[in-house]
Predicted 3D model of an 84-nucleotide RNA (Glycine riboswitch aptamer) from Oricola indica.
Parts: sequence; C1' cells; structure tokens
RNA sequence: GGUCCGUCAGUGGGAGAGCGCCGAAAGGCCGCCGAAGGGGAAAUCGCCCGAAAUCUCUCAGGCAAAAAGAACCGCUGACUGAUC
Repeated sequence: GGUCCGUCAGUGGGAGAGCGCCGAAAGGCCGCCGAAGGGGAAAUCGCCCGAAAUCUCUCAGGCAAAAAGAACCGCUGACUGAUC
C1' cells in the first nucleotide's frame, strides 16, 4: 500500500397493516402489520458443539397522507482485527 470481516458515523433507496368508532385533546375499544428491539423453536451454517434466519409470537413498536422510525442493500470516512 491492496483485499476481506466486524463496529460506528454520514448519505441514498427502503415494505406491510382501519382516513374504523367514541372523545376537545390525551386517550380508549375493536380489527390488523412485521423489517427497530425482544422472545420462541430449529430451517440453515459451521470451528461439532457452537452460532442462528427474511421462519414464528406480537411484549414493545407500527396501521389515510405527511413526518418519524425501519430489517436489508449501495456509496464515503474512521477504528481495530485477519491476510498478501
């Protein structure tokens, strides 16, 4: 100096579900969604006993538009680590 993994920050894209009813609002009732997080099981992967899903639950969160958030993907930068 190059490449790769991980983490963080910035940036771009980013789904689904009631403009339901009551209420001045907060909120409440019922019905829904899964892609923050969390739980479950074990599809899968592997260092063989570990990791663990876009599966599943809906505790949380969310359900007109807008805003916010958003797994995941791309780009840039930084920090190690590994390798040449």

The coordinates come from a structure-prediction model, not an experiment, and the mean pLDDT is 78. It was read from a public genome assembly, where an Rfam model found it. NCBI's taxonomy places the organism under Bacteria, Pseudomonadati, Pseudomonadota, Hyphomicrobiales, Oricola.